[in-house]
Molecule: transfer RNA
Organism: Actinomycetota bacterium
């Protein structure tokens, strides 16, 4: 310098053919127990890396640019 892969919640990650963004974990109230840890119930939390574009509508699709990881020379 070129090539591929990735970036989504506090972490590990999913998101189908473009149609209002999820799970497991952790956290917080509650139950429940003499009391804990196990267990249930309910919520909280997210400018989807950034910044154009395309569309009536982009997490998804296009284009530059960041970070990470791998290969090439």
């Nucleotide at each position: 310098g070129c090539c591929c892969g990735g970036u989504u919640a506090g972490c590990u990650c999913a998101g189908u053919u473009g149609g209002u963004a999820g799970a497991g974990c952790g956290c917080a109230u509650c139950c429940a127990u003499g009391g804990u840890a196990a267990g249930g119930a309910u919520g909280a939390g997210g400018u989807c890396g950034a910044c154009g574009g395309u569309u009536c509508g982009a997490g998804c699709c296009c284009g530059u640019c960041a970070c990470c990881g791998g290969g090439c020379u």